[in-house]
A computed fold for a 542-nucleotide part of an RNA from a metagenome, annotated as small-subunit ribosomal RNA, 5' domain. Model confidence (mean pLDDT): 83 of 100. The full RNA is in RNAcentral, with records from SILVA.

Context: one part of a larger RNA
RNA sequence: GAUUGAACGCUGGCGGCAUGCCUAACACAUGCAAGUCGAACGGAAACGACGAAAACAAUCCCUUCGGGGUGCGUCUUCGGGCGUCGAGUGGCGGACGGGUGCGUAACGCGUAGGAAUCUACCUUAUAGUGGGGGAUAAUUUGAGGAAACUCGAGUUAAUAUUGUAUAAUCCUUAUGAGGGAAAGCAGGGGAUUUUUGGACCUUGUGUUAUUAGAUGAGUCUGCGUCGGAUUAGCUUGUUGGUAGGGUAAUGGCCUACCAAGGCAACGAUCCGUAGCUGGUCUGAGAGGACGACCAGCCACACUGGGACUGAGAUAUGGCCCAGACUCCUACGGGAGGCAGCAGUGGGGAAUAUUGGAUAAUGGGCGUAAGCCUGAUUUAGCAAUGCCGCGUGUGUGAAGAAGGCCUUAGGGUUGUAAAGCACUUUCAGUAGGGAAGAAAUGCGUGUAGCUAAUAACUGCGCGUCUUGACGGUACCUACAGAAGAAGCACCGGCUAACUCCGUGCUAGUAGUUGUGGUAAUAUGGAGGGUGCAAGCGUUAAUC
Numbered sequence: 001g002a003u004u005g006a007a008c009g010c011u012g013g014c015g016g017c018a019u020g021c022c023u024a025a026c027a028c029a030u031g032c033a034a035g036u037c038g039a040a041c042g043g044a045a046a047c048g049a050c051g052a053a054a055a056c057a058a059u060c061c062c063u064u065c066g067g068g069g070u071g072c073g074u075c076u077u078c079g080g081g082c083g084u085c086g087a088g089u090g091g092c093g094g095a096c097g098g099g100u101g102c103g104u105a106a107c108g109c110g111u112a113g114g115a116a117u118c119u120a121c122c123u124u125a126u127a128g129u130g131g132g133g134g135a136u137a138a139u140u141u142g143a144g145g146a147a148a149c150u151c152g153a154g155u156u157a158a159u160a161u162u163g164u165a166u167a168a169u170c171c172u173u174a175u176g177a178g179g180g181a182a183a184g185c186a187g188g189g190g191a192u193u194u195u196u197g198g199a200c201c202u203u204g205u206g207u208u209a210u211u212a213g214a215u216g217a218g219u220c221u222g223c224g225u226c227g228g229a230u231u232a233g234c235u236u237g238u239u240g241g242u243a244g245g246g247u248a249a250u251g252g253c254c255u256a257c258c259a260a261g262g263c264a265a266c267g268a269u270c271c272g273u274a275g276c277u278g279g280u281c282u283g284a285g286a287g288g289a290c291g292a293c294c295a296g297c298c299a300c301a302c303u304g305g306g307a308c309u310g311a312g313a314u315a316u317g318g319c320c321c322a323g324a325c326u327c328c329u330a331c332g333g334g335a336g337g338c339a340g341c342a343g344u345g346g347g348g349a350a351u352a353u354u355g356g357a358u359a360a361u362g363g364g365c366g367u368a369a370g371c372c373u374g375a376u377u378u379a380g381c382a383a384u385g386c387c388g389c390g391u392g393u394g395u396g397a398a399g400a401a402g403g404c405c406u407u408a409g410g411g412u413u414g415u416a417a418a419g420c421a422c423u424u425u426c427a428g429u430a431g432g433g434a435a436g437a438a439a440u441g442c443g444u445g446u447a448g449c450u451a452a453u454a455a456c457u458g459c460g461c462g463u464c465u466u467g468a469c470g471g472u473a474c475c476u477a478c479a480g481a482a483g484a485a486g487c488a489c490c491g492g493c494u495a496a497c498u499c500c501g502u503g504c505u506a507g508u509a510g511u512u513g514u515g516g517u518a519a520u521a522u523g524g525a526g527g528g529u530g531c532a533a534g535c536g537u538u539a540a541u542c
Base pairs, nucleotide, nucleotide: 001542002541003540004539006538007537008536009535010534013389014388015387016386017385018384019382020381021347026345027344028343030342031341032340035092036091037090040089041088043085044084047083048082050079051078052077053076055074056073060069061068062067099300100299101298108225109224110223111222112221113220114219117217118216122213123212125210126209127208128207129206130164132162133161140153141152142151143150144149170179171178172177184205185204186203187202188201189200192199193198226272227271228270233263234262235261238260239259240258241257242256243255244254245253275297276296277295278294279290280289281288282287302323303322304321305320306319325336326335327334328333353379355378356377357376361375362373363372364371365370392422393421394420395419402413403412404411405410426483428478429477430476431475432474436469441463442462443461444460445459446458447457448456486531487530488529489528490527491512492511493510497526498525499524500523501522507514508513
């Protein structure tokens, strides 16, 4: 000098863009952070519509005055056939997204390669989707329990489940041979048929088997990757072979047998420290230091262990066991996991709101409408940083007053102020006002498909809408210089000097040093210098 996720002191007008627990991977109250699908299913707790029934009942009509009829409306019950839908079965998603850096010196990461693999959804291609069975939740009911929840009986559905049929360019095997699938749902319809549900035709979608791809993942190898030798030897599934098992897959990954190897001064083993990288800071570079934010990979989810499900996990808001801790309890037993977003306590020099919205982008589910989304996008707080703007402009010498200095003449503050003439950025008030919005839906034209003018799909046109931010950006008007400057320093290094107080005291200090009666070095004042909404100090790196 440059730099920082900074902190502290003094000061502080506005805006834009960024950034914001570096410490205790310490403990956590509360709310939210992963759901969705009725176009898979049986259903109907709630709401609405509709229909039916009973009760009450306005009005009007009839009346033999006893009553009868009509039924606006209120309320109750019933009805899944309608919009929908709590709970449940089932499907897909909860393996993404978000957080943190404990562990890890390792094929963890980086880079360059390899072969013995898998891959839901998506794309491509081929062939199918026949015909049966038995259950079970919900519901009904009985029982236990304080609760969490659990047990029994009866009943029922499916794209849940299970046989069977069929099987190639699939699998096993060297062939022969053997083995293995499936599920429906929704829309529309001219003939024919019909139990009026359908059959049948057709469209879309789903589903089964296989092919190729894409994407993602697993795995192996070369090289590189901090310090310590006051760590010199380490190793028995250890190193290799054969056989088998296991895995999606290679392999001591595991097991049996056989051999006795393997690593190491080019640093094994052990100890300490540490997530790695793209990069960031600095430097002319070579290097050195660092790895906040953003992006890629890895690891972890109270601590330790384990598997299940699944295309994918050994799974942060899943399960089981053990442990520590916290909470509830009727003492028998149960519940929990913020290193998600806010927030609390604690620790600390130190780090923000228990905000708004799904409008955009993206994700999950769904044919879709849509629902969910603390991802995201926004607002709030903080001069934490970078950048921009403002705090006026011109004129103005009686060089005013006051302050300070003085050789008492004057000098300086100083065109500074006042005065005069202007301007109005920003802030303020009022009015106007984009873009972020593309879609979806509805109507319609056309093309494809089709027996079809229907339905569906593609493309086009028209049309109704959809904005959290938001009192937005921006523009215009209004009034008035009006609301807006500090901090550090002034002996040398180092830009900037005098007076007064103090008297080796009080103090100062990065270094040299200074202060003992004229201190440009201490404290104050006037003046000056440097930066400026900041300025200094401390810490840290080059």